Model confidence (mean pLDDT): 82 of 100.
This is a predicted structure of a 458-nucleotide part of an RNA (small-subunit ribosomal RNA, 3' major domain) from a Patescibacteria group bacterium.
Context: one part of a larger RNA
RNA sequence: AGACGGGGAUCCGCACAAGCGGUGGAGCGUCCGGUUUAAUUCGAUAAUAAGCGUGGAACCUUACCAGGACUUGACAUCCCACGAUAGCUUUAGAAAUAAAGUUUCCUUCGGGCGUGGUGACAGGUGCUGCAUGGUUGUCGUCAGCUCGUGCUGUGAAGUGUUCCGUUAAGUCGGGAAACGAGCGCAACCCUUGUCAUGUGUUAAAUUUCUCACAUGAUACUGCUCGGGUUAACCGAGAGGAAGGCAGGGAUGACGUCAAAUCAGCAUGGCCCUUAUGUCCUGGGCUACACGGGCGCUACAAUGGCAAAUACAAAGGGUAGCCAAGUCGUAAGACGGAGCUAAUCCUCCAAAGUUUGUCUUAGUUCGGAUUGAAGGCUGCAACUCGCCUUCAUGAAGCUGGAAUCGCUAGUAAUCGUGAAUCAGCCACGUCACGGUGAAUAUGUUCCCGGAUCUUGUAC
Numbered sequence: 001a002g003a004c005g006g007g008g009a010u011c012c013g014c015a016c017a018a019g020c021g022g023u024g025g026a027g028c029g030u031c032c033g034g035u036u037u038a039a040u041u042c043g044a045u046a047a048u049a050a051g052c053g054u055g056g057a058a059c060c061u062u063a064c065c066a067g068g069a070c071u072u073g074a075c076a077u078c079c080c081a082c083g084a085u086a087g088c089u090u091u092a093g094a095a096a097u098a099a100a101g102u103u104u105c106c107u108u109c110g111g112g113c114g115u116g117g118u119g120a121c122a123g124g125u126g127c128u129g130c131a132u133g134g135u136u137g138u139c140g141u142c143a144g145c146u147c148g149u150g151c152u153g154u155g156a157a158g159u160g161u162u163c164c165g166u167u168a169a170g171u172c173g174g175g176a177a178a179c180g181a182g183c184g185c186a187a188c189c190c191u192u193g194u195c196a197u198g199u200g201u202u203a204a205a206u207u208u209c210u211c212a213c214a215u216g217a218u219a220c221u222g223c224u225c226g227g228g229u230u231a232a233c234c235g236a237g238a239g240g241a242a243g244g245c246a247g248g249g250a251u252g253a254c255g256u257c258a259a260a261u262c263a264g265c266a267u268g269g270c271c272c273u274u275a276u277g278u279c280c281u282g283g284g285c286u287a288c289a290c291g292g293g294c295g296c297u298a299c300a301a302u303g304g305c306a307a308a309u310a311c312a313a314a315g316g317g318u319a320g321c322c323a324a325g326u327c328g329u330a331a332g333a334c335g336g337a338g339c340u341a342a343u344c345c346u347c348c349a350a351a352g353u354u355u356g357u358c359u360u361a362g363u364u365c366g367g368a369u370u371g372a373a374g375g376c377u378g379c380a381a382c383u384c385g386c387c388u389u390c391a392u393g394a395a396g397c398u399g400g401a402a403u404c405g406c407u408a409g410u411a412a413u414c415g416u417g418a419a420u421c422a423g424c425c426a427c428g429u430c431a432c433g434g435u436g437a438a439u440a441u442g443u444u445c446c447c448g449g450a451u452c453u454u455g456u457a458c
Base pairs, nucleotide, nucleotide: 002458003456004455005454007453008452009451010450011449012448013447015443016442019406020405021404022403023402026297027296028295029294030293031292032291033290034288035287042053043052064283065282066281067280068279069278070277073121077120078119079117080116081115082114083113087102088101089100090099091098092097105112106111123272124271126270127269128268132266133265134261135260136259137257139255144183145182146181147180148179149178150159151158152157163174164173165172189249190248191247192246194217195216196215197214198213199212200211220243223237224236225235226234227233299399303358304357305356306355307354308353309352315346316345317344320339321338325334326333327332365396370391371390372389373388374387375386376385412435413434414433415432416431417430418429
């Protein structure tokens, strides 16, 4: 000087408290451990792993296993020789591939393309994240971390950065051997909310309004009162669409954990080189006594079912979105209009409202599981896809110890869309809107953090 303390003081945070809803019990989905397996590829493991890498494993992906094949190679550059190769057909084969037949090049004359040969080399998702770059998590959007000169001290070092107020803030004011400065804070950026102006296609019945786009304005403790040190600032009020950081986002200081990643990429070293490289078929990554994490659906009457009926936002669409109409109980099929989209389609939002029914029951709750019949995608749904209909109807009557999220358009609840994607195991993720609460007296305690101080054998 730090770090630590079941030392002290001050302060903050959904940290506790006050509330609301969950998890932990059930079934299912998914991930992980374990076990099993020829293989169940690999990585991630308290907070900071476990719906994570994967924004989509039937083949492919794929890195794993079994079997069949290749050895200058699936891919790149260089040298030599040859001329087609490819495609199509037949045969063998699970395919890769091999053999035969057929057809048979382009050219700017350099070559392109293909085959064979020769080695230099290619190749490696092989090892090391404790050799690295880059990127990322975390403390933490916490308010801190430092420097120059000066001053103090024998020196390590201190001061500045402490103190008194104040703030979300090392934010600002005052004081002070300090005076300044840098990285952080704030602001500048995007977005929502109000207004003005301009524009107006496809939106608006209509020039207004709404809506859309663009540009600009608006909020600054500016004004008033009180408090405060005549300060910073705090409390109340006016006006205002908005008031004291207006809401949200992006933005993550010096550093910590030899934290994570050699499998995204790059890369040193080491290792393999007729194999640890490459191609193919099939299998596996989907196993299942069990343990754990995260979710979905419920256990019902603030509900289930049936009928009628109202109101969104934001996205996406030409190898696409797919209307009307017809067929089918339905999934879906036929059909073909429109749309390269404020035009057409996706698109009926759902919860809600109205009426009826069920009457507390393992039920008209709940939907797992299983049987049968179909539909769709795709070479191909057995391992291992999704959807529909009929039948079947399991556990479950609110969940022990414990534990999580949330302070306002938030929680809770209700639907909608998109990425990935042929299809989909999405109940995931990311976004969008609808309805819309309760509570906060407070800081004793739990957890994490900040500043000063104190003790220390670290």

Rfam family: Bacterial small subunit ribosomal RNA. Gene Ontology terms of the family: structural constituent of ribosome and ribosome.